This is a predicted structure of an 87-nucleotide RNA (c-di-GMP-I riboswitch aptamer) from Acetomicrobium hydrogeniformans. It matches the Rfam family "c-di-GMP-I riboswitch aptamer". Rfam links the family to the GO term cyclic-di-GMP binding. Rfam describes the family as follows. GEMM was predicted in a large-scale screen for bacterial structured RNA regulatory elements. Its mean pLDDT, the model's own confidence on a scale to 100, is 84.

[in-house]
RNA sequence: AUGAAGCAAAGGCAAAACCGUCGAAAGGCGGUGACGCAAAGCCACGGAUCUAAAGCCUUAAAAGGCUAUGACCGCCGGGCUGCCGAC
Repeated sequence: AUGAAGCAAAGGCAAAACCGUCGAAAGGCGGUGACGCAAAGCCACGGAUCUAAAGCCUUAAAAGGCUAUGACCGCCGGGCUGCCGAC
C1' cells in the first nucleotide's frame, strides 16, 4: 500500500396501529409511532401474491365466476447506485 473477516463509529430507513387524504378496491401520500432492515436506496425486467372499476360469462332477478391495463421493491430473482471499514 492492497485485499478479506470481525468488532466498532457516524448516521439512514421505518412494520403494525391511529388520524387525515387520494382511490372502485388492492393500495398510495402526509403526521404520530418503531416491528425490524447492511441496501428495508432506486427500477415493474421475470416470477409470486393482492384487488376487480371497465369488460365477459351466469341468473327470472339478486348473489356469483373469469380476467390486469391496477397494486406490490419490507416476497424472491435480476439491473443500477451507495456509507464506514479507525483500532